[in-house]
Context: one part of a larger RNA
This record gives sequence, C1' cells and structure tokens, in this order.
RNA sequence: GGCACAUGGGGGAUGUCUUGGCGUUAGAAGCAUGAGCGUGGAAGUCUGCGAUAAGCUUGGAGGAGUUGACAAACGAGCGUUGAUCCCAAGAUACUCAAUAGAACCCAGGGAACUGAAACAUCUAAGUACCUGGAGGAGUAGAAAGAAAAAUCGAUUCCGUAAGUAGCGGCGAGCGAAAGCGGAAUAGCCCAAACCGUGAGGGUUUCCCUCGCGGGGUUGUAGGGCUACUCAUAUGGGAGUUACAAAACUUCACUUAGCCGAAUGGCAUGGAAAGGCCAGCCACAGAGGGUGACAGUCCUGUAGGCGAAAGGUGUAAGUCUCUCGAGUAGUACCUGAGUAGGUCGAGUCACGUGAAACCUCGACUGAAUCGACGGGGACCAUCCCGUAAGGCUAAAUACUCCCUAAUGACCGAUAGUGAACAAGUAGCGCGAGCGAAAGAUGAGAAGAACCCCUGUUAGGGGAGGAAUGUGAACCUGAAACCAUGUGCCU
Repeated sequence: GGCACAUGGGGGAUGUCUUGGCGUUAGAAGCAUGAGCGUGGAAGUCUGCGAUAAGCUUGGAGGAGUUGACAAACGAGCGUUGAUCCCAAGAUACUCAAUAGAACCCAGGGAACUGAAACAUCUAAGUACCUGGAGGAGUAGAAAGAAAAAUCGAUUCCGUAAGUAGCGGCGAGCGAAAGCGGAAUAGCCCAAACCGUGAGGGUUUCCCUCGCGGGGUUGUAGGGCUACUCAUAUGGGAGUUACAAAACUUCACUUAGCCGAAUGGCAUGGAAAGGCCAGCCACAGAGGGUGACAGUCCUGUAGGCGAAAGGUGUAAGUCUCUCGAGUAGUACCUGAGUAGGUCGAGUCACGUGAAACCUCGACUGAAUCGACGGGGACCAUCCCGUAAGGCUAAAUACUCCCUAAUGACCGAUAGUGAACAAGUAGCGCGAGCGAAAGAUGAGAAGAACCCCUGUUAGGGGAGGAAUGUGAACCUGAAACCAUGUGCCU
C1' cells in the first nucleotide's frame, strides 16, 4: 500500500407518515378590496380589532372552565348571579365610487410565429393582446323568418343532419343550414290616425308646434272615424323577472345547535384496540382519535329534533290591477334622408364568383295596403312575411369564494411557487424575478448530581425511559474518512 471482516464517523437516500396541495360531482352564491399605523400586563411575527382598538350592546344556543397562535412560565383577573367559545342583529370603525374583482359575456381595435414541407392569395385567427361596457349571468328574442306545392310558428343551448352541401393558389385547409330528436318555454309595450285638455306662435273666422290624458298595436291584415245591432259585475281574468305596483301572515330551506344503541375478564406487554374466553347493539360494521389493529372508550355515523334574530324561495291567503263584441260604409293611420340603386369595403362556411341576404363609408334616393320586402344573379307565376321604435324570465357560460361528498390523484427534488414567519428571505433603479426549509417521545418524563477539560463546547458516569428516541433528535443507504483484526506484497 492492497483485499476481506468487524466497529464507528460522515451524509441524508430509502421506508413509513401528513397538517398541505391537485382534480371531480352536487348544491348555494356571485359580494369592497388593498396598503399604512396603531391596539395585549409582556419585545417580535401571525390572527383579530380600530383611540369603545385579541374588543362594546342586545337576542339566541351552550354548560365548566377561561383571558387567540408561535409559546411555556409569571402577573392580574373573569366564571353555575352561567364566563370563554359559537350564531344573528346592532354600536364603534371604513367606503358610498363611472372603486376593486379569478373566469365567464357583449362591443371597438387587432398581430406574428406557424401550416401550405419555400412563399405572396390563403392559414394560424377575428385567436393572443389592448380598450370600453354590463351582470350574476351576458348576448339574442316574439318573423318584412324558415321552407316548398306540404307546411312550421320568438330566442338560446345540446344531439344529429355532417366532415354532408359547399368554399378553396379547388393547394394547405375552411366548413354550414333546413329538417329531425331533446332542454326550457311567455309573451308584451310604444309611435301614428282620432278625441279631450293645457301652453306657445302666426292669426278677426282658422292653422301650426309642444306637453299631458284617452285611444291603438296587426298580416286570413289591423286600427281610426260614421251608422246600426247585441251585451254587463253577488261574475270572469291576471299579477310582483317584461306586460302597473307595495306590504303582511303561514310554510320550506339556510345562517348556531340538540338527542343518539351496545363489553367485560385473563395472560403478554411501557401501554391492549392485537391474542384467548364469554357477551351485547345494529335504520348505527362511514370516518377520525385514543400509549400496537376498537361496531360496543371518545368523537361521530343511521335515524330523529331545533331558531328570539337575519337571509333566500315558493305556494296559499290577505291584497292589487283589469274586463265588450259584431255588421256595413269610408280610405284617415300603420315608424323617410328610410328601403332601394351606383362605387368602395366588411360579415355571412361562401377568397368577386352567376353572389343573393345582412352591415358600414361616399353619392343618390322611392312606394304608402290596388302597397312593400323575401324565397341565393335576373324575370314571370306562385308562396311566405310586414322593415326603417322598444322591453322580455327559463333552458346556456364561468368559479375568486362557501357547504357537502368523492378520487386505480401527489406524498416533502412529489403535490400549488408556498404542508414551516411564502409571494416570505433574497435579487433588481424599476416593471418584475423569487427560493430553501416537515417528523424526539405514549408522555418532556427535555437529563438533578458527580467527573475530565484549553470551561456557555464536547465527553464519561448517574438518573429517567420499553430503547442504541438526547433536542445537529423516526428510519438512517451510498460516496467519503477512520480504528481494530486477518491475509498478501
């Protein structure tokens, strides 16, 4: 020096665990958020609170301890004359705004990488992103519709139709609709004609404009006006989200809670829930905890019960609102710089195409129910509808958050960046970037006392403990470093 074995150091892998995460389902809900400084007997951080400052008042629930956590001790207190804790409503405090807010929605703007095996039309994509706006949803919505010789009857969403019809340097790719089957269903109000009334203007008669009230709201056209006929409430209809609008009572759910069955012994062991013996309950043998694995120890579970006060919802009642129809005539009304056209664009699955329909910019520019628009150039016939005003629940989308349940999800280099004083420490002028770090033991019983010493270290005894659990603490692999013994050189 090498090899082997043994014993250690070192290191923190592995195993086991879980306070934390990740996802899914259902219900409910969709809201003021951040920062600073204070506030305790007590220095700091977190939590709570706001000079009434870990809290004040009232009502309820509850029943023995308690003055939040790290974090024990001390001090000073409170409490069966019911404290602390929990729930509701108040007070204090703060805000009362085009505030904040994760996603969802509508609108105004709007890329590129990429694909086309290059690239320019095209694609990616009306995506990402920016801006504005609204709500618990939002948009849309009661046919100037869809169809096709038969009809349907607002909108939205799902399945299908269908990767079809089509579009497309007919390349890459893009890609419907009707219909059918479902979810959910709900329809209404104005403008105008005409009448009344008030005001203003022009004006001797009359006319115009505006306000208010009545009237009226549609396509098999409807309404107005005139004439005629019939009719009425001890009744009918409707209603709080549109169509007018408020309140009360009852009920249900919810925001604290309450009741809730049934076991003992023996031995082992530090400890029994494991073993053996003998029982019991079960609408409860889900789960968690307890010194090892507990239906019967604790908490719960099944099943029942419960609200003074607040919130939500629906139904009923009280309540509130409302109620004519026909026939004939007349031709008064039925949304105008609108519809349409030309040029230029956009959106429609549809890239200008035969390109309709819809929307926008410029220039033009009708008809008025014997009317007008549409049915994918255009024309005719036929059919469908009634634009140029408005409102509208549900079915649908999402989840910062709450409740309950759940997982062939993770188990500390995983799972959130974060199981710990985590958006912390730290870094950056700043926008911003952004960690590491879990486990003594059943119980601190956290090692009195003695000894060594270079003296707050470390070690040896002793004691405690089930122990080779000693705080750099469960297990404790490997690299690496020693010591001892043996063999070889």